[in-house]
Context: one part of a larger RNA
RNA sequence: AUUGAACGCUGGCGGCAGGCCUUACACAUGCAAGUCGAGCGAGAAAUUUUCUUCGGAAAAGAGUAAAGCGGCGGACGGGUGAGUAACGCGUAGGAAUCUACCUAGUAGUGGGGGACAACAUGUGGAAACGCAUGCUAAUACCGCAUACGCCCUAUGGGGGAAAGCAGGGGAUCUUCGGACCUUGUGCUAUUAGAUGAGCCUGCGUCGGAUUAGUUUGUUGGUAGGGUAAUGGCCUACCAAGACUACGAUCCGUAGCUGGUCUGAGAGGAUGAUCAGCCACACUGGGACUGAGACACGGCCCAGACUCCUACGGGAGGCAGCAGUGGGGAAUAUUGGACAAUGGGCGCAAGCCUGAUCCAGCCAUGCCGCGUGUGUGAAGAAGGCUCUAGGGUUGUAAAGCACUUUCAGUAGGGAGGAAAAGUUAGUAGUUAAUAACUGCUAGCCCUGACGUUACCUACAGAAGAAGCACCGGCAAACUCCGUGCCAGCAGCCGCGGUAAUACGGAGGGUGCGAGCGUUAAUC
Repeated sequence: AUUGAACGCUGGCGGCAGGCCUUACACAUGCAAGUCGAGCGAGAAAUUUUCUUCGGAAAAGAGUAAAGCGGCGGACGGGUGAGUAACGCGUAGGAAUCUACCUAGUAGUGGGGGACAACAUGUGGAAACGCAUGCUAAUACCGCAUACGCCCUAUGGGGGAAAGCAGGGGAUCUUCGGACCUUGUGCUAUUAGAUGAGCCUGCGUCGGAUUAGUUUGUUGGUAGGGUAAUGGCCUACCAAGACUACGAUCCGUAGCUGGUCUGAGAGGAUGAUCAGCCACACUGGGACUGAGACACGGCCCAGACUCCUACGGGAGGCAGCAGUGGGGAAUAUUGGACAAUGGGCGCAAGCCUGAUCCAGCCAUGCCGCGUGUGUGAAGAAGGCUCUAGGGUUGUAAAGCACUUUCAGUAGGGAGGAAAAGUUAGUAGUUAAUAACUGCUAGCCCUGACGUUACCUACAGAAGAAGCACCGGCAAACUCCGUGCCAGCAGCCGCGGUAAUACGGAGGGUGCGAGCGUUAAUC
C1' cells in the first nucleotide's frame, strides 16, 4: 500500500460498487422454458337470457378454457470450479469437415395412398401409469411423376425432393364450397456468404529425483470399418518400435486467460466481482432425438440417499432465483416488474423470461456531505493540578447575532419511451384505386423503480462523534491507585513503595462515521 475479509467499541445521510472464500453437504415450499388456431382434427363448464308440456330445450359464454397430433425452441440464457498439469488454456498457424434460423442467387412446389393420437366404448391398477376394439385430420408418414444445380460411377449409365397456409379480387366457369388471377409467407433441391462448432500443429503453462526407468493398441505400415471430417479412433495382418536426465513415468497441488494487488522497475503474489475459453450438473455408465447434446430443470441402466404405497409397485435430484438445516470467524429478501435491454415462439397483437432492470438487508469497500457559523474574558462555575500566588481545561461553555446543507413535513416535477396501434399521403407490387410492404406526417396510448432525480415552501441549532494511542522506535505528560502482585507487550522491554510503560482520572496526539485488532499478499 492492499483485501470478497472477520472480531471489538462506536455509528447521521447519500451516490457507486460488492456480498457462502467453509460441506461439488442435505434440501421443505414457490417460481426459473415455453410458444404457435395464419399447420391439424376435435372441443367443454360456471354464469346470463329466452322458451317450457317443469322433464328440459335454445342462444350467448365460445370455436373460449383445458388437452391431443404437428412445428420451432428446451444444446441459448443462468449456476458452480469437483475433476483436469491436458492441445485444457494462452498465442501463432494449418487442412481433411459440418453449420438450424439469417442473407444473396438458380430451379421447382404435379398427382396419389395408408395410418396414429385426440375422441368413443370396454377394461387393469392403491397410485404412477396403462391395455383392447372402433373412428379421424394435417405443414405428421409413405410411394409415384419430374431433376437446372446435386450424389454415385467413370464416359455406358444409375439414384434422389417438396406442403401448404393467409389476405385481396374485375372478367370467365361453378356442385356456390371454390376453380382462376394476384400478393405475402412457407416447403424442396442446390450454390455462395455470414455466424457458430469439430479437428491438427509450433511455442509457453506449479512443486517433488527421499519418484529413473515407462509403454503392448504400445510406435509405425498395409487393408478394412467408423465419423461431418484427419487419425490406432476401432479391427485383422506385418514390422519392433515409441518416450526419457532438455526430467519420461509416478506422487502432490491446481480450472486457464484478459486481468487484480504490490513494486521506480525488473519481479513477486493472485485469478472474488466483469469478460473470453474449458469442465461439471446426486455418484458412475450409456445411447436416443436433433443442424447442434452424449443434454442442469430430457431418456435408460446401476449405486447411495430421501419420500409415497393398498407391499404388488412407484416418485425425486436447488453447483438456477429466493429460502431452510448443517458446517463456519463469516456472507443478504421465500420482494417488484417485464417499463427498458436481450432471448424463445408467433404474420402480428401478444405470451413466456428469478436473463435482465429495479427495490430490500449489511459502514463490506470507495467517494461526497453533515453533526453548525460569527461574536463572546467576569478568562464564570465545575474538573485536574500546584511551590496555594497561580496554571490548565479555554473562546471552550453560557450569553448575543445569524444560517438551514442533510434528515423531517407539504407541494410541484423531468428523463429513462422508442416502438406497437390507428388515420392520411407517397413509392413499390399488381389486371386493380383491393390487399400487402417501405417511407413521411398527424392522432392515440405504454414506467416496475416511484412518495424517482431535481425544484419550491415551512419550522427550529433544532435530530447527528467516536475510536486508538501518549517509555523508545513514533506525534502526544502529569496526578492517584497498585507494589515482580494485578497486569502490559509488535521489538527492545515495563511492574519488587515516588511507574510519563500496569489500572483510573485530567490533559494531549492521531484519524474520523469510523477507529483499532487479527489474518493474508507485495
The part of an RNA shown here (small-subunit ribosomal RNA, 5' domain) has 522 nucleotides and comes from an uncultured bacterium. Model confidence (mean pLDDT): 88 of 100. The RNAcentral record of the full RNA draws on ENA and SILVA. Rfam family: Bacterial small subunit ribosomal RNA.